[in-house]
C1' cells in the first nucleotide's frame, strides 16, 4: 500500500442478503409474586443518536462514499 471480516442496550449476540409496519433476545440491574429467609422459578420495568461524517430516498441499523478502531490475509 491492497483485499476480506467485524463495530447494535452494562455484557454476549440476532436483525443488514430482500429499505418501511418493533430497534429485539439472553445475561446483568431494579421492582413485584412465591418462600420462615436466601437461592431457584414466574411476572414486570428501565437501558441503544445501530463506530463517525456525508450522500441517495417519501422513508436508512439495512443501499453508496470517505474516515476511525479491532481482527485476518497478500505484497
Nucleotide at each position: 500500500c491492497c483485499c476480506c471480516c467485524g463495530a447494535u442496550a452494562a455484557c454476549u449476540c440476532a436483525g443488514u442478503c430482500u429499505g418501511g409496519u418493533c430497534a429485539g433476545a439472553g445475561u446483568a440491574g431494579c421492582g413485584g409474586a412465591c418462600u420462615c429467609u436466601u437461592a431457584a422459578u414466574c411476572c414486570g420495568c428501565g437501558a441503544g443518536u445501530c463506530g463517525c461524517a456525508g450522500g441517495u430516498u417519501c422513508a436508512a441499523a439495512u443501499c453508496c462514499u470517505g474516515c476511525u478502531c479491532g481482527g485476518g490475509g497478500g505484497a
The RNA shown here (transfer RNA) has 75 nucleotides and comes from Salana multivorans. Its mean pLDDT, the model's own confidence on a scale to 100, is 80. RNAcentral holds the sequence, with entries from ENA and Rfam. Its Rfam family is "tRNA". It is annotated as a transfer RNA. From the family's description: Transfer RNA (tRNA) molecules are approximately 80 nucleotides in length.